[in-house]
Context: one part of a larger RNA
RNA sequence: CGUAGGAGAUUUGAGGGGAGCCGUCCCUAGUACGAGAGGACCGGGAUGGAUGUACCGAUGGUGUACCAGUUAUUCCGCCAGGAGUAUAGCUGGGAAGCUAAGUAUAGAAGGGAUAAGCGCUGAAAGCAUCUAAGCGCCAAGCCCACCCCAAGAUGAGAUCUCCCGCGGAUUAGUCCGGUAAGACCCCAGAGAGAUUAUCUGGUAGAUAGGCCGGCAGUGUAAGGAUAGUGAUAUCUUCAGCUAGCCGGUACUAAUAGGUCGAGGG
Numbered sequence: 001c002g003u004a005g006g007a008g009a010u011u012u013g014a015g016g017g018g019a020g021c022c023g024u025c026c027c028u029a030g031u032a033c034g035a036g037a038g039g040a041c042c043g044g045g046a047u048g049g050a051u052g053u054a055c056c057g058a059u060g061g062u063g064u065a066c067c068a069g070u071u072a073u074u075c076c077g078c079c080a081g082g083a084g085u086a087u088a089g090c091u092g093g094g095a096a097g098c099u100a101a102g103u104a105u106a107g108a109a110g111g112g113a114u115a116a117g118c119g120c121u122g123a124a125a126g127c128a129u130c131u132a133a134g135c136g137c138c139a140a141g142c143c144c145a146c147c148c149c150a151a152g153a154u155g156a157g158a159u160c161u162c163c164c165g166c167g168g169a170u171u172a173g174u175c176c177g178g179u180a181a182g183a184c185c186c187c188a189g190a191g192a193g194a195u196u197a198u199c200u201g202g203u204a205g206a207u208a209g210g211c212c213g214g215c216a217g218u219g220u221a222a223g224g225a226u227a228g229u230g231a232u233a234u235c236u237u238c239a240g241c242u243a244g245c246c247g248g249u250a251c252u253a254a255u256a257g258g259u260c261g262a263g264g265g
Base pairs, nucleotide, nucleotide: 001152005163006162007161008160009159010158011157015149016148017147018146021049022048023047024046025045026044027043033038051106052105053104054103055102059100060099061098062097066093067092068091069090070089071086072085073084074083075082076081110144111143112142117137118136119135120134164264166177167176168175169174182260183259184258185257186202187201188200189199190198207253208252209251210249211248212247213246214245215244216242217241218240223236224235225234226233227232
């Protein structure tokens, strides 16, 4: 820009893409077959490998602004308590998020038309012949079916809901303006993200921060008291601190405002 008014949702599916893999074991059955050795078709069941997709409840990994322990050294006047540096100094854990080695799941089943092939009926050609007319069976392959995209499918589809038929100029076209439903700018942001887009919100508000509570992590802070010559231990104290998750709370910031947007050939 188009989709013969303007919008907000929900859809149909022309068409396109993806997937399509391969074992092992058990039963049938030590049956058919075979002198024996051996050993099935068909059918049923179980369980894997590799691969794809999704996810983080559990198992783990990571987790450089979370917690603790600890070495050397410098500093805070000293003790105590801390801070800086040493790969994040090293070590032990670890919320969220991300993640695999983890979890879940997929290939299938089924239908249609077929290939090679196997047939039925059957002439030309009194026989024969799957083929000439006619009719069947049959593949990991083809078309569906499964998953995803999809009406710019200009052949521009469908359904539901909302807004209405304004003012001015103009010879019919048309142009200008303010609006409706609605949308955007702008702002707080994240289940999103390079930007954009998407999504959640913008005071009629829990969108982010703060604060409060719970959970979660670490593991019993500092100070004090007691015991011990002391290192240290115990009590106060499952404490203190805390990135995070959940819930709550307008304290702070989303204020204020602006723009676009139909009149139906």

Predicted 3D model of a 265-nucleotide part of an RNA (large-subunit ribosomal RNA, domain VI) from a Bacillota bacterium. The source organism's lineage runs through Bacteria, Bacillati and Bacillota. Model confidence (mean pLDDT): 89 of 100. It was read from a public genome assembly.